[in-house]
């Protein structure tokens, strides 16, 4: 210097003009509502604000306790308010050997499943091949030879994702853990190291008892429901609801009866109350908070001290323009400058993202 | 803002739970019947199962991350 791997960070900069939304101060007005107008100072999107996939705070509702059902998680130890997150370690797989990935308990509890191919697919199976010792048949020089009918055989071929340990020797008619040696793996026990997962070693055992639990299931742990449009407060207009009052003194229309008078119900006018819509206030931003230093710890993280206040809008403000300088492309003119916009708040994960800076490691090349 | 469903042929849907062969109707194409058309009959084409990754021998189906569409809620 190049390529690769892992991690941390930035998210164009400066100045000017005009606006928008909160906060504080001053002046003036005023219906006294911290309302309106003007001025000044200072603040104003993110690493993901996103997806809403997990976990928590907060609020309301429910709730003696336990069990069943249902959901979730799944190596070990630690971190945390909590988690399906994070760190370290263990084991497995892959690797360019830097590192990356793993729903990583149990199939030696039970049940289910495995198309096609293949002879056989689950306490196996005989298609080809091999044998045919034994029984059978034929021949015989009686030594045996032939046939491949019964039968034996999982060493070889072939099928499949998967065919019931591997190699060698013995053994046999041919074979076979049938026997033995070594190796691999499993179960049990012991010892050593480790908090532990586990690792290493020794002994014993049967010769080996496959896959799938991101099918059901078993085991361990864990989980109440809804969500700021939660919840609380104030409260128009119109239309409903309830109550009261004075008299039947008045008014309107309708029903019954009627010639009329009359009688019963209803409505409106009037007073009060309650629910509640529009609307407004609150919840609302000082918080598991940021930054720095020191200490504990491999680390995640935690503790102590100091310091800072850093959006709170509601149909939704955080913008537009100009100048200069960065960066990329282009001969120039010029073009581009990512993903993307808070909505109660945090901790994570995932996804999107032009480009740039720094650190650690591996390999290769060059020089000293 | 919050909650919940769906995506399979040109169209409408099965298949998904319970895994291995992707199907039905309509539409399209060809043929028969007819003087001709329709109807009817026969044959036939058509699939990144929304996309990526994982589990598995094997994924439309199981798990997970995205994309798109729709519904409910003051």
């Nucleotide at each position: 210097g190049a390529a690769g791997c892992g991690g941390a960070c930035c998210a164009g900069a400066u100045g000017g003009u005009c606006g928008c939304u909160g906060g504080c101060c001053c002046u003036g007005g005023u219906u006294u509502g911290u309302c309106c107008a003007g001025g000044g100072c200072g603040a104003g999107a993110g690493g993901a604000a996103a997806g809403u996939c997990c976990g928590g705070g907060c609020u309301c509702c429910g709730c003696a306790g336990g069990a069943c059902a249902g959901g979730g998680u799944g190596g070990u130890c630690g971190g945390u308010a909590a988690c399906g997150c994070c760190g370290a370690c263990c084991g497995g797989c892959c690797u360019u050997c830097g590192g990356g990935c793993c729903a990583g308990g149990g199939c030696a509890a039970g049940u289910g499943c495995a198309g096609c191919a293949g002879a056989a697919a689950g306490c196996a199976a005989a298609c080809c091949g091999c044998c045919g010792a034994u029984g059978g048949c034929c021949a015989u020089u009686c030594g045996u030879g032939g046939c491949a009918c019964a039968g034996g055989u999982a060493a070889g071929g072939g099928u499949g994702a998967a065919a019931c340990g591997g190699u060698g020797a013995g053994g046999u008619a041919a074979g076979a853990g049938c026997u033995c040696a070594c190796c691999a793996g499993c179960a049990g026990g012991c010892a050593u190291g480790g908090u532990g997962a586990c690792a290493u070693g020794c002994c014993u055992g049967g010769c080996u008892g496959g896959g799938u639990a991101a099918c059901c299931c078993c085991c361990a742990c864990u989980c109440g429901g809804a969500g700021c449009a939660a919840g609380g407060c104030c409260a128009a207009a119109c239309a409903g609801g309830g109550a009261g009052c004075a008299g039947g003194a008045g008014c309107g229309g309708u029903c019954c009866g009627u010639u009329c008078c009359g009688u019963g119900a209803u409505g409106a006018c009037u007073u009060c109350c309650g629910g509640g819509u529009a609307g407004g206030c609150u919840g609302c931003u000082u918080g598991a908070g940021g930054c720095g230093c020191u200490g504990a710890g491999c680390a995640a993280u935690c503790a102590g001290c100091g310091u800072c206040c850093u959006a709170g809008a509601u149909a939704a403000a955080u913008g537009a323009c100009c100048a200069u300088c960065g960066c990329u492309c282009g001969c120039c003119a010029g073009a581009g400058u990512a993903c993307a916009g808070a909505a109660c708040c945090c901790g994570g994960c995932u996804u999107a993202u032009c480009g740039g800076u720094c650190c650690g490691c591996u390999u290769c090349g060059a020089g000293u | 803002g919050g909650g919940c469903c769906g995506g399979u042929a040109g169209c409408u849907c099965a298949g998904u739970c319970g895994g291995u062969u992707a199907g039905a109707g309509c539409a399209g194409g060809g043929g028969a019947c007819u003087c001709a058309u329709a109807a009817u009959c026969c044959c036939u084409u058509u699939g990144u199962c929304g996309c990526g990754g994982g589990u598995u021998c094997g994924a439309g189906u199981c798990c997970u991350g995205c994309c798109c569409g729709g519904c409910c809620u003051a």
Molecule: RNase P RNA; transfer RNA
Organism: uncultured Planctomycetaceae bacterium